SAM riboswitch aptamer (S box leader) from a Longimicrobiales bacterium, 121 nucleotides, folded computationally.
The source organism's lineage runs through Bacteria, Pseudomonadati, Gemmatimonadota, Longimicrobiia and Longimicrobiales.
Model confidence (mean pLDDT): 78 of 100.
It was read from a public genome assembly, where an Rfam model found it.
[in-house]
RNA sequence: AACUCAUCGAGACCGGUCGAGGGACAGGCCCUACGACGCCGGGGCAACCUGUGGAGGAUGGCUUCUCCACUGAUGUGCCAACUCCUGCGGCGGACGAGAAAGCCCGCCGGAAAGAUGAGCG
Numbered sequence: 001a002a003c004u005c006a007u008c009g010a011g012a013c014c015g016g017u018c019g020a021g022g023g024a025c026a027g028g029c030c031c032u033a034c035g036a037c038g039c040c041g042g043g044g045c046a047a048c049c050u051g052u053g054g055a056g057g058a059u060g061g062c063u064u065c066u067c068c069a070c071u072g073a074u075g076u077g078c079c080a081a082c083u084c085c086u087g088c089g090g091c092g093g094a095c096g097a098g099a100a101a102g103c104c105c106g107c108c109g110g111a112a113a114g115a116u117g118a119g120c121g
Base pairs, nucleotide, nucleotide: 003119004118005117006116007115008114013042014041015040016039017038021031022030023029025087026086027085028084043079044078045077047076048075049072051070052069053068054067055066056065057064058063083113088109089108090107091106092105093104095102
């Protein structure tokens, strides 16, 4: 790398440096010379994770699972916009005499894609 599982409407910015792109991809829409993106330093957040307590479930028991609250910041991660929105499927509305298709608007699922962690290898 690949694979499996979980989560993704919460949270968290300053200084220096560089100098034109960046937000994964496509479309849209944004950010950006009032200096973005990146890098460095410091600061912060708390998803995974650590610890404590509580509730419930499984087991004859050892034990184990789930949920909740609090806690820590040694590891990973993160600190514009819901993963910025859409991408797949379904439903409703509007346009239309009506039906279908199509564009637009809204809602639901959470499929695909992506990100992060844990595991496996």